Model confidence (mean pLDDT): 91 of 100. The part of an RNA shown here (small-subunit ribosomal RNA, central domain) has 350 nucleotides and comes from an uncultured prokaryote.

Context: one part of a larger RNA
């Protein structure tokens, strides 16, 4: 090497882009390298395995075949596969017409509310908890009317709604980009899958430098609870939450389910798009397509359960698993400013 796994038992990589590589659609035609068959040469001798034979047997020994499942050369098949030529249009893609959408990225507005400030009017309370203090309040608070500042977030709509590869995206407009669907058909002619490195992008937390700072809030400060209470609650309250740039590069980054292709009863929602039916329009119903749910038949699974969004039949290509601790640790490398990250044993022990 060869097995047999990967939803949850160990095991799918966070997600894309894309180098080698690996795999790749119909059909001629050539070649014949893989691939198959003859020949020829070689594959020492012993030895194993069959047949005879000799030692009284056997062990051992003689004879004879077979086998040495190889390689090398040559003649030859030509189905698949390579390989070279040529032709197609299912795959792929370009154009073309529509189309929905919280898809990115930047400017700019807009309200409600919380807090702060001022002003008016008022008085003896507020807060806050099981219950209460710490805490505000006659220097006039709270509660209420006006006004003004400044951060951050967008209630209602809204929805097993959309959008995006994932992370993640929700006020409103505007300008800038990026996918997707879906109707006709024209074009291009396998230009295609998958991808070890490489490179990108990557929640929140944390880091640097300046900025910003309303609520909220690790830390902390103090007031309850307690036997203690470095907690739960209650009053504050710093980083940080926000912006610009630039680190880090991880997660229950989950569908715990890698991408892509074909195939395999139904039934009931719904988003976007197209068609048709009947009608005055809308609104209803039926077809189909791409997406997102609900059950569900073979089938499959250890059972849950999964069931055209597959966990079902099959192919390609990556990752990645191989008893529990030790340990995702040590050394050691590459990375990071640091905080860590990523690759990853071993002894020993059950």
């Nucleotide at each position: 090497c060869u097995g047999g796994g990967c939803g949850u038992a160990a095991a799918g990589g966070g997600c894309g882009c894309g180098u080698a590589g690996g795999c790749g659609g119909u059909u001629c035609u050539g070649u014949a390298a893989g691939u198959c068959g003859g020949g020829u040469g070689u594959g020492a001798a012993a030895g194993c395995c069959c047949c005879g034979g000799g030692c009284u047997c056997a062990a051992c020994c003689c004879g004879g075949g077979a086998a040495c499942u190889g390689c090398a050369u040559u003649c030859g098949a030509u189905a698949c596969u390579g390989c070279a030529g040529g032709a197609c249009u299912a795959g792929a893609g370009u154009a073309u017409g529509g189309u929905a959408g919280a898809g990115g990225a930047a400017a700019g507005c807009g309200g409600a509310a919380u807090u702060c400030c001022c002003g008016g009017g008022g008085u003896a309370g507020c807060g806050g908890u099981g219950a209460a203090a710490u805490g505000c309040g006659u220097a006039g608070a709270u509660a209420u009317c006006g006004g003004g500042a400044g951060g951050a977030a967008c209630a209602c709509c809204a929805g097993u709604g959309g959008c995006g590869a994932a992370g993640g995206c929700g006020c409103c407009u505007u300008c800038c980009u990026g996918g997707g669907c879906c109707g006709a058909c024209a074009c291009u002619g396998a230009c295609g899958c998958u991808g070890a490195g490489a490179c990108g992008c990557g929640a929140a937390a944390g880091c640097g430098u300046g900025g910003g700072g309303a609520g909220c809030a690790a830390a902390c400060a103090g007031g309850a609870u307690u036997a203690g209470a470095u907690a739960c609650c209650c009053u504050g309250g710093u980083a940080g939450u926000c912006c610009a740039c630039g680190c880090c590069g991880u997660a229950a980054a989950c569908g715990a389910u890698g991408a892509g292709a074909a195939c395999u009863a139904g039934c009931c929602g719904u988003u976007g798009g197209g068609g048709g039916u009947a009608u005055u329009u809308a609104a209803a119903c039926c077809c189909u397509u791409c997406g997102u749910g609900g059950c569900g038949c073979a089938g499959c699974u250890a059972a849950c359960g999964c069931g055209a969004u597959a966990a079902g039949u099959u192919c390609u290509c990556c990752g990645c698993c191989u008893g529990g601790g030790g340990a995702g640790u040590a050394c050691g490398g590459c990375c990071g400013c640091a905080a860590g990250g990523u690759u990853a044993a071993a002894a020993c022990u059950c």
Source information:
Rfam family: Bacterial small subunit ribosomal RNA. Its family is annotated with structural constituent of ribosome and ribosome in the Gene Ontology.